[in-house]
RNA sequence: CAGCUGGACCGGACGGUCGCCCGCCGCGAGGCGGGAGGAAAGUCCGAACUCCGCAGAGCAGUGUGCCGGAUAACGUCCGGGAGGGUGGAUUCAAGUCCAUCCGACGGAAAGUGCCACAGAAAACAGACCGCCAGGUGAUUCCAUUGGAAUCACCUGGUAAGGGUGAAAAGGUGCGGUAAAAGCGCACCGCCGCGACAGUAAUGGCGCGGGCAGGGCAAACCCCACACGGAGCAAGACCAAAUAGGGAGGGAGUCUGAGGCUUCGGCUUCGGACACGUGCCGGCUCGGCGCGUCCAACCUCCGGGUAAGUCGCUAGAGGCGCGCAGUAAUGCGCGUCCCAGAGGAAUGACCGUCCCGCCGCAAGGCGGACAGAAUUCGGCUUACAGGUCCGGCUGCCUU
RNA sequence: GGGCGGUUAGCUCAGCCGGUUAGAGCGCCUGCCUUACAAGCAGGAGGCCGCAGGUUCGAGUCCUGCACUGCCCACCA
Numbered sequence: 001c002a003g004c005u006g007g008a009c010c011g012g013a014c015g016g017u018c019g020c021c022c023g024c025c026g027c028g029a030g031g032c033g034g035g036a037g038g039a040a041a042g043u044c045c046g047a048a049c050u051c052c053g054c055a056g057a058g059c060a061g062u063g064u065g066c067c068g069g070a071u072a073a074c075g076u077c078c079g080g081g082a083g084g085g086u087g088g089a090u091u092c093a094a095g096u097c098c099a100u101c102c103g104a105c106g107g108a109a110a111g112u113g114c115c116a117c118a119g120a121a122a123a124c125a126g127a128c129c130g131c132c133a134g135g136u137g138a139u140u141c142c143a144u145u146g147g148a149a150u151c152a153c154c155u156g157g158u159a160a161g162g163g164u165g166a167a168a169a170g171g172u173g174c175g176g177u178a179a180a181a182g183c184g185c186a187c188c189g190c191c192g193c194g195a196c197a198g199u200a201a202u203g204g205c206g207c208g209g210g211c212a213g214g215g216c217a218a219a220c221c222c223c224a225c226a227c228g229g230a231g232c233a234a235g236a237c238c239a240a241a242u243a244g245g246g247a248g249g250g251a252g253u254c255u256g257a258g259g260c261u262u263c264g265g266c267u268u269c270g271g272a273c274a275c276g277u278g279c280c281g282g283c284u285c286g287g288c289g290c291g292u293c294c295a296a297c298c299u300c301c302g303g304g305u306a307a308g309u310c311g312c313u314a315g316a317g318g319c320g321c322g323c324a325g326u327a328a329u330g331c332g333c334g335u336c337c338c339a340g341a342g343g344a345a346u347g348a349c350c351g352u353c354c355c356g357c358c359g360c361a362a363g364g365c366g367g368a369c370a371g372a373a374u375u376c377g378g379c380u381u382a383c384a385g386g387u388c389c390g391g392c393u394g395c396c397u398u
Numbered sequence: 399g400g401g402c403g404g405u406u407a408g409c410u411c412a413g414c415c416g417g418u419u420a421g422a423g424c425g426c427c428u429g430c431c432u433u434a435c436a437a438g439c440a441g442g443a444g445g446c447c448g449c450a451g452g453u454u455c456g457a458g459u460c461c462u463g464c465a466c467u468g469c470c471c472a473c474c475a
Base pairs, nucleotide, nucleotide: 001394002393003392004391005390006389007388008387009386010385012353013352014351015350016349017348018347020035021034022033023032024031025030037369041380042379044378045377046376047375048374049231050230051229052228056285057284058283059282061227062226063225064224065223066080067079068078069077070076081105083102084101085100086099087098088097089096090095106222107221111220112219113216114215115214128162129161130158131157132156133155134154135153136152137151138150139149140148141147142146170188171187172186173185174184175183189211190209191208192207193206194205196203197202235310236309237308245301246300247299248298249297252273253272254271255270256269257268258267259266260265274292275291276290277289278288279287303474304473305472317336318335319334320333321332322331323330324329354367355366356365357364358363399471400470401469402468403467404466405465408424409423410422411421417455426442427441428440429439430438448464449463450462451461452460
């Protein structure tokens, strides 16, 4: 310098003129102060806040999922572990070591299910071509009570090799054998036990075992943990207005006390059980409220208002310094106040400068993605151009 | 602003618990029939399953992220 790759940040600056929104001051004219983002976005998670009767039990459901820490909380963040990719070194090879990057990473020896096609065989393993042994038959040769070779068939042993597949029942090497095979051995992997290190995940070590138990849980499921629901159009207060409308669904018995009585009953209050309905997303139980015939409650059709005040912006807030911690982060001190509209303001023009491209020059063109709506913490996605830090490889120079 | 759903052929929709040729109806094209048209009969074409990534041997289907599109939610009595 080039290529690949990981991370952090900026993303126009200043001034003037005319406007817009909010607040404060002023009788008024007007003055002063503030006015988009790193994503304001998607609404994917987690909370604050508010209401639903402070939300109980069981089932169902949803989510999370190595370990430790951070945090108000999280599916986020930080650190670690194990695993995988890439590059390099090393080994006969399997493998091991180093560097770097990555990620939804509990359980497949609880059970069920699936593994198409191909292939002999796909989870109770199996034998197509091979390899090997024995037998029978045929042919040929040697030469003679027999032996050898080739081919075919039968019986058996194998899983080296070939072939199929995403996957073939530990791997590599040596020995061994008729041929083979954990059959034996070494190394690696695996399983069990033990002690050690570590908070733990886990790690290496020793002993024992020739090796069982293929893969899929972003298949059902099992285990552990968490979760009540709705969302600022939540909700609170104050007004105004009307047809305080219509249709449909819609559940009762017993009993006590009082009142009235024409002794037939009527009516008010209460209790028990039952039923309806709401709180309470699904079911059952339980709890509470309202109602059981002028009916609670629910659904649909219609009517009125066009909309005031609060919630509404000082907050898990920003910036700086110090301390603790590997870090995320926490603590302490100082300092600052930084949009709050209510269908929605945050704009336009001019000048100087900055950056990029074009041009010999004068100069011209361009400066991304996008835009608050109750508020925070994250994730994800979009983003012209530029800056800084790190890793690997190649080339050149010293 | 908040909350739900959908995307498969030109159109309307199936596709069950993943299995490799993704179907149906209407429409379109060709041929037959008819003087001709329609109807009818026979045959055929047409799909990156909205896009991207992942899980898996294998994805229309499972998971994640985008894009497009549809629906619902004010207060009063």

Predicted 3D model of RNase P RNA and transfer RNA as a complex of 475 nucleotides. Rfam match: Bacterial RNase P class A. It is annotated as a ribozyme.